The part of an RNA shown here (small-subunit ribosomal RNA, 5' domain) has 526 nucleotides and comes from an uncultured bacterium. Its mean pLDDT, the model's own confidence on a scale to 100, is 84.
[in-house]
Context: one part of a larger RNA
RNA sequence: GGAUGAAUUUUAGCGGGAGGCUUAACACAUGCAAGUCGAGGGGCAGCACGAUGUAGCAAUACGUUGGUGGCGACCGGCGCACGGGUGAGUAACACGUAUGCAACCUACCCUGUACAGGGGGAUAACCCGGAGAAAUUCGGACUAAUAUCCCAUAAAGAUAUUUGAGGGCAUCCUUGGAUAUUUAAAGCUCAGGCGGUACGGGAUGGGCAUGCGGAACAUUAGCUAGUUGGCAGGGUAACGGCCUACCAAGGCAACGAUGUUUAGGGGACCUGAGAGGGUGAUCCCCCACACUGGUACUGAGACACGGACCAGACUCCUACGGGAGGCAGCAGUGAGGAAUAUUGGUCAAUGGGCGCAAGCCUGAACCAGCCAUCCCGCGUGCAGGAAGACGGCCCUAUGGGUUGUGAACUGCUUUUCCAGGGGGAGAAUUUUUCUGUCGUGACAGGAAUUGACGGUACCCUGGGAAUAAGCAUCGGCUAACUCCGUGCCAGCAGCCGCGGUAAUACGGAGGAUGCGAGCGUUAUCC
Numbered sequence: 001g002g003a004u005g006a007a008u009u010u011u012a013g014c015g016g017g018a019g020g021c022u023u024a025a026c027a028c029a030u031g032c033a034a035g036u037c038g039a040g041g042g043g044c045a046g047c048a049c050g051a052u053g054u055a056g057c058a059a060u061a062c063g064u065u066g067g068u069g070g071c072g073a074c075c076g077g078c079g080c081a082c083g084g085g086u087g088a089g090u091a092a093c094a095c096g097u098a099u100g101c102a103a104c105c106u107a108c109c110c111u112g113u114a115c116a117g118g119g120g121g122a123u124a125a126c127c128c129g130g131a132g133a134a135a136u137u138c139g140g141a142c143u144a145a146u147a148u149c150c151c152a153u154a155a156a157g158a159u160a161u162u163u164g165a166g167g168g169c170a171u172c173c174u175u176g177g178a179u180a181u182u183u184a185a186a187g188c189u190c191a192g193g194c195g196g197u198a199c200g201g202g203a204u205g206g207g208c209a210u211g212c213g214g215a216a217c218a219u220u221a222g223c224u225a226g227u228u229g230g231c232a233g234g235g236u237a238a239c240g241g242c243c244u245a246c247c248a249a250g251g252c253a254a255c256g257a258u259g260u261u262u263a264g265g266g267g268a269c270c271u272g273a274g275a276g277g278g279u280g281a282u283c284c285c286c287c288a289c290a291c292u293g294g295u296a297c298u299g300a301g302a303c304a305c306g307g308a309c310c311a312g313a314c315u316c317c318u319a320c321g322g323g324a325g326g327c328a329g330c331a332g333u334g335a336g337g338a339a340u341a342u343u344g345g346u347c348a349a350u351g352g353g354c355g356c357a358a359g360c361c362u363g364a365a366c367c368a369g370c371c372a373u374c375c376c377g378c379g380u381g382c383a384g385g386a387a388g389a390c391g392g393c394c395c396u397a398u399g400g401g402u403u404g405u406g407a408a409c410u411g412c413u414u415u416u417c418c419a420g421g422g423g424g425a426g427a428a429u430u431u432u433u434c435u436g437u438c439g440u441g442a443c444a445g446g447a448a449u450u451g452a453c454g455g456u457a458c459c460c461u462g463g464g465a466a467u468a469a470g471c472a473u474c475g476g477c478u479a480a481c482u483c484c485g486u487g488c489c490a491g492c493a494g495c496c497g498c499g500g501u502a503a504u505a506c507g508g509a510g511g512a513u514g515c516g517a518g519c520g521u522u523a524u525c526c
Stems, first nucleotide, its partner, number of pairs: 001526004006522003010518001013378006019371002021336001026334003030331003035078003040075002043071002047069003050065006085289003095213007104206002109202007117151004127140005157182011187194002215261003222252003227249004232244003264286004268279004291312005314325004342368001344367003350364001351362004381412004391403005417463006431448008470515005475496003481510005491498002
């Protein structure tokens, strides 16, 4: 000098863009953060409509009725494995990079081929009854399905045996044939469609293996029994001591094993001419974790942040018998700390889930609020104006110098500011509907509808210099000097050093210098 997720002193007008618990992976009140589908199903708790009954002259009130819109709860499907958070653990194939899988999986999506015929038994909800303070739970009876089971059909599938061809990279791979065994399906509909089953191919996402690369300490020198290899079996989507039994005695290490300490990794960021050094905040990719430890279930996918079970610590409720919970999601609270924000708005856009769609959900996201935390931009006037005024300060003191064109005064301008008006501009395409072409789907065109931000940005008019400057320094390094006070005191200080009676170094004043809505200090890195 540059830099910072900074803090702090003092000061502070505005706008744009960005960033904002680095500490206790400490504990958490409250609200929200994952639902959706009635075009799968039985139904009807609540709402609305209709029909109907009773009372009443009527308004109306009270009933009945799944008849209709729709729909709480329930069965069922898909989603909840994404998105969001954090960096505790991890020195490891975790990450980066380059390869391999003749050892693998992949819901939804695209594409191709073929198919969807019969039948059965349950169960939740509802109803009845019981236990319990509650959480919840038990029994009886009834019923449906795209829930579930059985049979049929079936090979391009799988498994086993066998027989050809071609190929390769050890195991082997691809392909043709024969025989045997085995395995499917679901309907709904607004009649357009939406779905179902099996198999092949693709796409996407993952899994596994390997070479190389990137911490410290040798004041850590030996480590290892599933250890190293083999055979057989189990397990897995798949290879493998991944696991088990048996057999052998191996395997690693000064090219640093083992141990200890520290640490998420990378793209990148800071600095530097570069080489290098330092960092890993925001954003993107990967990994790991979800109160602590363990376990599996469901599922295409989890060993699952807002799922389950067990154990533990902690907090809460309790009728003392027993139960409930998990903010490292968004806000917010306490605590810790030098220190880090609102219990805000909207699904309008982008994206995601479900749905034929309308739509619903979405603290993802988009916005707004707070903070000079950083970067950038603008302003706090401009021109004229010498009696070089008053005042201040200094001096060689009837005077001179300086503050200083600075002010006053005159003219001008209005960025900003205030007031008024315009501004459905852009962000906007989607959806619905209509028309047209092929035929109810796609494409084109028209119309209607939809904006949180926000009456915001921006524009126009009027007013009036009006609303807006500080901080640090002035001995040398280092730009900028005098007076007064003090008298090795009080104090300053990054280094050298200054102060003991004329201190350009302390304190004040005047003046000057630097930067400027900031300026200085502290901390850290180059």

Rfam family: Bacterial small subunit ribosomal RNA. Rfam links the family to the GO terms structural constituent of ribosome and ribosome.